[in-house]
RNA sequence: GCCGCGUUCGUCUAGUGGCCCAGGACGUCGGGUUUUCAUCCCGAAAAUCACGGGUUCGACUCCCGUACGCGGUA
Numbered sequence: 001g002c003c004g005c006g007u008u009c010g011u012c013u014a015g016u017g018g019c020c021c022a023g024g025a026c027g028u029c030g031g032g033u034u035u036u037c038a039u040c041c042c043g044a045a046a047a048u049c050a051c052g053g054g055u056u057c058g059a060c061u062c063c064c065g066u067a068c069g070c071g072g073u074a
Stems, first nucleotide, its partner, number of pairs: 001073007010026004018057001028044005050066005
């Protein structure tokens, strides 16, 4: 250089065009329980779905490009 795959809350992940301005676990924050901590219970915040375009009535999802990462190849 070329080819393929990947990028979603702080972290790990679910989500195969409309039911989702995105669900779960851990973590964080607040409250309850406890003499206190931990455990346990309840609640909350946190993702413009890497970025820019395109297709579509409608895009996390399909297409193109860019960036970054991983693998293959010369």